[in-house]
Context: one part of a larger RNA
RNA sequence: CACUGCCCGUCAACUCAAGGAAGCCGGGGGCACCCAAAGGCUUAGCUAGUCUAGGACUAAGGUGAAUUCGGUGACAGGGAGUAAGUCGUAACAAGGCACGGCUAGCGGAAGCUGGUCGUGGAUUAAUUCAAU
Numbered sequence: 001c002a003c004u005g006c007c008c009g010u011c012a013a014c015u016c017a018a019g020g021a022a023g024c025c026g027g028g029g030g031c032a033c034c035c036a037a038a039g040g041c042u043u044a045g046c047u048a049g050u051c052u053a054g055g056a057c058u059a060a061g062g063u064g065a066a067u068u069c070g071g072u073g074a075c076a077g078g079g080a081g082u083a084a085g086u087c088g089u090a091a092c093a094a095g096g097c098a099c100g101g102c103u104a105g106c107g108g109a110a111g112c113u114g115g116u117c118g119u120g121g122a123u124u125a126a127u128u129c130a131a132u
Base pairs, nucleotide, nucleotide: 003095005092008088009087011085013082014081015080016079020075023072024071025070026069027068028067031064032063033062034061039057041055042054043053044052045051046049098119099118100117101116102115103114104113105112106111
């Protein structure tokens, strides 16, 4: 390479990374409850002992509901990228309905319609009024 321009989204293909996620597996630190050794403590007994019986405490063990970290993960949705795929043409000129923000509804998709706001809109010929 300048409108035979630029450019938007769905759909289709391939690649990549990240997050979500039922389920499954494993780890951490706590909590509650169950059971409770040794041990010291404590209560009682008389046979006065390295005694007997009981009690609370407690390691280990068990159960439960949570919590946290990781692995795996059916599935679902997006993201990024890729010369020459599909459908349309939303935006850029008044882009052929000015565009854009928020919001609601709707639609294969860009989007459309309503409400409201902005100008980051082009055009502004004629007439009237006001000021200079």